[in-house]
RNA sequence: GCCGUCCUAGCUCAAUGGUAGAGCAACGGUGUCGUAAACCGUAGGUUAUCGGUUCGAGUCCGAUGGACGGCU
Repeated sequence: GCCGUCCUAGCUCAAUGGUAGAGCAACGGUGUCGUAAACCGUAGGUUAUCGGUUCGAGUCCGAUGGACGGCU
C1' cells in the first nucleotide's frame, strides 16, 4: 500500500427494514441472628462518528475513525 471481518447497556452477546433485548454485573426488596446462595423487582443505550436511500435504518449504501486478520 491492497483486501476482508468487526464496532449495540459496565462486561459478553442477540435483534427478518417495523416497540432496541438477554445473561452476568449494579441497585432495591423478600429471606437470615447475620452474610451468602436463591427468588421478585428497578435502573442502565447519541446502536463508533458523519452523511445518504427509505413512509420507516442497529440492519441497506458511502466516507471517516478504531480493533483484528490476510496479502505484498